[in-house]
RNA sequence: AAUAAAAAUAGCCAAACCCAGGGCGACCUGGUGACGGAAAGCUUGAGGGUCUCACUGAGACAGCCAGCUGCGUAU
Numbered sequence: 001a002a003u004a005a006a007a008a009u010a011g012c013c014a015a016a017c018c019c020a021g022g023g024c025g026a027c028c029u030g031g032u033g034a035c036g037g038a039a040a041g042c043u044u045g046a047g048g049g050u051c052u053c054a055c056u057g058a059g060a061c062a063g064c065c066a067g068c069u070g071c072g073u074a075u
Stems, first nucleotide, its partner, number of pairs: 002075003012037002018031005035063001041068003047065002049061005
């Protein structure tokens, strides 16, 4: 450096429900919690898809696919 698979080791993230706040709403922030995850890290000013609405425009979802990047092990 490349390839492969997976939590073997060390760590990491954190669903749903509930509580408080924000928003018309999808949803977001914090707390609790742990369903799960080898990228659950980042990217929607022109990748696609889904969803919302004061709807031809404006928003939301990266834990839907996709793209980019990274740790360790083995070869």

The prediction has a mean pLDDT of 78. The RNA shown here (c-di-GMP-I riboswitch aptamer) has 75 nucleotides and comes from a Mollicutes bacterium. It matches the Rfam family "c-di-GMP-I riboswitch aptamer". About the family: GEMM was predicted in a large-scale screen for bacterial structured RNA regulatory elements. Gene Ontology term of the family: cyclic-di-GMP binding. The source organism's lineage runs through Bacteria, Bacillati, Mycoplasmatota and Mollicutes. The model forms 94% of the base pairs in the Rfam consensus.